[in-house]
RNA sequence: UGAGUCGGCCGGGCGGCCGCGGCGCGCGGUGUUCACCGGUGUCGAGGAAAGUCCGGACUCCACAGGGCAGGGUGGUUGCUAACGGCAACCCGGGGCGACCCGCGGGACAGUGCCACAGAAAACAGACCGCCUUCGCGCCGCCGGUUCCGGUGGCCGCGGAGGUAAGGGUGAAACGGCGGUGUAAGAGACCACCAGCAUCCCGGGUGACCGGGAUGGCUCGGUAAACCCCACCCGGAGCAAGGCCAGACGCAGGCGGAUGGCCCGUCCAUGCCUGCGGGUAGGCCGCUGGAGCCUGUCGGUGACGGCAGGUCGAGAUGGAUGGCCGCCACCCGCGCGAGCGGGUACAGGAUCCGGCUUACAGGCCGGCUCAUUCG
Numbered sequence: 001u002g003a004g005u006c007g008g009c010c011g012g013g014c015g016g017c018c019g020c021g022g023c024g025c026g027c028g029g030u031g032u033u034c035a036c037c038g039g040u041g042u043c044g045a046g047g048a049a050a051g052u053c054c055g056g057a058c059u060c061c062a063c064a065g066g067g068c069a070g071g072g073u074g075g076u077u078g079c080u081a082a083c084g085g086c087a088a089c090c091c092g093g094g095g096c097g098a099c100c101c102g103c104g105g106g107a108c109a110g111u112g113c114c115a116c117a118g119a120a121a122a123c124a125g126a127c128c129g130c131c132u133u134c135g136c137g138c139c140g141c142c143g144g145u146u147c148c149g150g151u152g153g154c155c156g157c158g159g160a161g162g163u164a165a166g167g168g169u170g171a172a173a174c175g176g177c178g179g180u181g182u183a184a185g186a187g188a189c190c191a192c193c194a195g196c197a198u199c200c201c202g203g204g205u206g207a208c209c210g211g212g213a214u215g216g217c218u219c220g221g222u223a224a225a226c227c228c229c230a231c232c233c234g235g236a237g238c239a240a241g242g243c244c245a246g247a248c249g250c251a252g253g254c255g256g257a258u259g260g261c262c263c264g265u266c267c268a269u270g271c272c273u274g275c276g277g278g279u280a281g282g283c284c285g286c287u288g289g290a291g292c293c294u295g296u297c298g299g300u301g302a303c304g305g306c307a308g309g310u311c312g313a314g315a316u317g318g319a320u321g322g323c324c325g326c327c328a329c330c331c332g333c334g335c336g337a338g339c340g341g342g343u344a345c346a347g348g349a350u351c352c353g354g355c356u357u358a359c360a361g362g363c364c365g366g367c368u369c370a371u372u373c374g
Base pairs, nucleotide, nucleotide: 001370002369003368004367005366006365007364008363009362010361012327013326014325015324016323017322018321020044021043022042023041024040025039027038028037029036030035031034046345050356051355053354054353055352056351057350058237059236060235061234065263066262067261068260070233071232072231073230074229075089076088077087078086079085090104091102092101093100094099105228106227110226111225112222113221114220127167128166129163130162131161132160133159134158135157136156137155138153139152140151141150142149143148144147175193176192178190179189180188194218196215197214198213199212200211201210202209203208241284242283243282244281249275250274251273252272253271254270255267256266257265291310292309293308294307295306296305297304298303328343329342330341331340332339333338
């Protein structure tokens, strides 16, 4: 200097004028004891407020107690209120590397599937080939001799038996390589490897890693296919749920109790359907929290302990807008002064912890590789 990889942050700022919502005021005015109008001080959207995908806090259902069905997760150890999250590590795969990826338990419980090609796709299998042997044909030699016998050549064709080493097919073919051995071959046997099983030693909390001994020789893949195994799981949700105000009835049926079914338990009130009537009002919940900030200690880290500081919308037909000026950043034009244009994704509604998705532009840092210079 270039390429790459991982992580963090900002995402408009300042001032003025008018206009919004909350809270406060020993402020002013009008009616009158609580409303309205004005004034004044102060506060007033996010890193994702989004998706509603997970987990909770909180509220209610007097069973949340058991079981079946169902659902979720899936290496190990930690963090956390918890999680399908986060951190570190292990194993496997990719990459020169920094790093990245993983629906990561089980194929010896069972079932299913592996097209086409190929002999054969799970205890399968002989297409080409190799070996032995038989028959026929051909050729050479010998003997008798116008044809037969012996022998040799597998040279060609056919049959029987052996073989799974060589070749072929395929994504994948029942270990690899080198020898012994054989009629030809084969873990049939041997040495060296890999794998598997059993046992032992060492390291690690653990998943696992390293080493040694013995041994039959060696028994596909696929579970983001069904399935098996291990662990976990009451239900509904702030339109939850309370309080005040309001005007309450009739008829019929049935027992009811918050995912489905069964058992258990509890209640005697309730539930369901139809018809008629009242009210769509006000208040609470509603923001002080597993909160945030700073320092320090412990830890590889996620995070935790201690000390100090701090209080950041609470709306409800639902608040942030408009105008002006200066500055910042980006793009284009211009020698320059300068001119013109633009500034992303996007806005609470009970609140937190995560995940996922969207994002113009800008800033910072660590590490890897290549090249060059000192």

The RNA shown here (Bacterial RNase P class A) has 374 nucleotides and comes from Sciscionella sediminilitoris. Rfam family: Bacterial RNase P class A. About the family: Ribonuclease P (RNase P) is a ubiquitous endoribonuclease, found in archaea, bacteria and eukarya as well as chloroplasts and mitochondria. Model confidence (mean pLDDT): 77 of 100. The sequence was found by an Rfam model in a public genome assembly.